[in-house]
């Protein structure tokens, strides 16, 4: 001096950035269930198999009356930790009688960020979450123009500082 490349530290995007916890409160729902009565006449329930529970001392189902929840998810607001914050997909292993489903861990892939719309899944739900597609907005970098636009890329990125290294 450089800032190609390496390491480290500190930061920015958004007042709906991300996640966790608490949470007034609404929904769930006059639903599940329980009790009584009537009809009914052999199954019903635990995801399926296995294995159990229950039923002719009357199952399921339907109707009537009475009683009557809860969980998960949401939520104004609050606290904390952070900026691959975090989320999702695939594979493998463990947990279980097996399958499915779920949880944890590892590896790997995708996603800069939130919003809107369509569609699939989940759910009681048109809430929420999530996959895919599309749209505009926005952050950042690069190129071109010129004073504010266009095009393209995207987080192991970007900005600032420092160290080492390299060159003179």
């Nucleotide at each position: 001096u450089u800032g190609u490349g390496u390491c480290a530290a500190a930061g920015a995007g958004g007042u709906u950035g991300c996640a966790a916890c608490c949470g007034a409160u609404a929904u769930g729902a006059g639903u599940c269930g329980c009790a009584u009565g009537a009809u009914g006449a052999a199954g019903u329930c635990c995801g399926c198999c296995a294995g159990g529970a229950u039923g002719u001392u009357g199952a399921a189902a339907u109707c009537a009356u009475g009683u009557a929840a809860a969980a998960g998810g949401g939520a104004a607001g609050g606290u904390u930790g952070c900026c691959g914050a975090a989320a999702g997909g695939a594979u493998u292993a463990u947990c279980u009688g097996g399958c499915a489903a779920g949880a944890u861990a590892a590896u790997u892939c995708u996603u800069g960020g939130g919003c809107u719309a369509g569609u699939g899944a989940u759910u009681a739900a048109u809430a929420g979450u999530u996959g895919c597609u599309a749209g505009a907005c926005u952050g950042u970098c690069g190129c071109a123009a010129a004073a504010u636009u266009g095009c393209g890329g995207u987080g192991c990125g970007c900005u600032u500082u420092g160290a080492a290294a390299a060159g003179u």
The RNA shown here (Lysine riboswitch aptamer) has 168 nucleotides and comes from Leuconostoc suionicum. The coordinates come from a structure-prediction model, not an experiment, and the mean pLDDT is 76. Taxonomically the source falls in Leuconostoc (Bacteria, Bacillati, Bacilli, Lactobacillales). It matches the Rfam family "Lysine riboswitch aptamer". Rfam's curators write: Riboswitches are metabolite binding domains within certain messenger RNAs that serve as precision sensors for their corresponding targets. The sequence is in RNAcentral, with records from ENA.